[in-house]
RNA sequence: CGGGGUUUGGCGCAGUUGGUAGCGCGCACCGCUGGGGGUGGUGAGGUCGCUGGUUCAAGUCCAGUAACCCCGA
Numbered sequence: 001c002g003g004g005g006u007u008u009g010g011c012g013c014a015g016u017u018g019g020u021a022g023c024g025c026g027c028a029c030c031g032c033u034g035g036g037g038g039u040g041g042u043g044a045g046g047u048c049g050c051u052g053g054u055u056c057a058a059g060u061c062c063a064g065u066a067a068c069c070c071c072g073a
Base pairs, nucleotide, nucleotide: 001072002071003070004069005068006067007066010025011024012023013022019056027043028042029041030040031039032038049065050064051063052062053061
C1' cells in the first nucleotide's frame, strides 16, 4: 500500500425482506431460606465505533473515516 472481517447496554452476543433495539451473564431491590448458596419476580442501564447522505422512517442501504484481526505485496 491492496483485499477481507469485526466494531450494538459493564461483559459475551442476536437483530429476517429498512419500521423505530433484544437475549444470557453481571448489577440494584423484593420474595422463598435461620444465614449463605440457590431459585423466582421486578427494575436500572445502550440511540447501535465516528461523520455525512438516501428515505416518511436506517443497527439494517450508500460514501468517508477510526480501532483491532486475517491474507497479500

A computed fold for a 73-nucleotide RNA from a Candidatus Saccharimonadota bacterium, annotated as transfer RNA. It matches the Rfam family "tRNA". By type it is a transfer RNA. Taxonomically the source falls in Candidatus Saccharimonadota (Bacteria, Bacteria candidate phyla). The coordinates come from a structure-prediction model, not an experiment, and the mean pLDDT is 81. The sequence was found in a public genome assembly.